[in-house]
C1' cells in the first nucleotide's frame, strides 16, 4: 500500500431476511437476614432535563438511503489478523 474482522449502558455481552435499543450476566444503590458482616432472597438501576405526567438524546465519529437502521450505502479513526 491491498484485503477482513471488530467497536454497544459502569465491565463483559445479546439483538443483523431492516420493525420496542441496552436482553441475560457482573456490578451498583435500597430492602430482607445478622450482634456485626458475608451468601442467598426482594426490588430497583443507560444519559439528560423536569418530575406528577413526560420529553430530548444514545450502538466508535460524520454523512445518506428508508415510514422506520446497532443491521443497508459512503467517507473517516483505533485495535486486532493475512497478504505485498
Nucleotide at each position: 500500500g491491498c484485503g477482513g474482522a471488530u467497536a454497544u449502558g459502569g465491565c463483559g455481552g445479546a439483538a443483523u431476511u431492516g420493525g420496542c435499543a441496552u436482553a441475560c450476566g457482573c456490578g451498583c444503590u435500597g430492602g430482607u437476614u445478622u450482634c456485626a458482616g458475608a451468601c442467598g432472597c426482594c426490588a430497583g438501576u443507560g444519559a439528560a432535563g423536569a418530575u406528577a405526567a413526560c420529553u430530548u438524546c444514545u450502538u466508535g465519529c460524520a454523512a445518506g438511503u428508508u415510514c422506520a437502521a446497532c443491521u443497508c450505502u459512503u467517507g473517516u479513526u483505533a485495535u486486532c489478523c493475512g497478504c505485498a
The RNA shown here (transfer RNA) has 84 nucleotides and comes from a Clostridia bacterium. Rfam family: tRNA. Rfam classes the family as a transfer RNA. Model confidence (mean pLDDT): 81 of 100.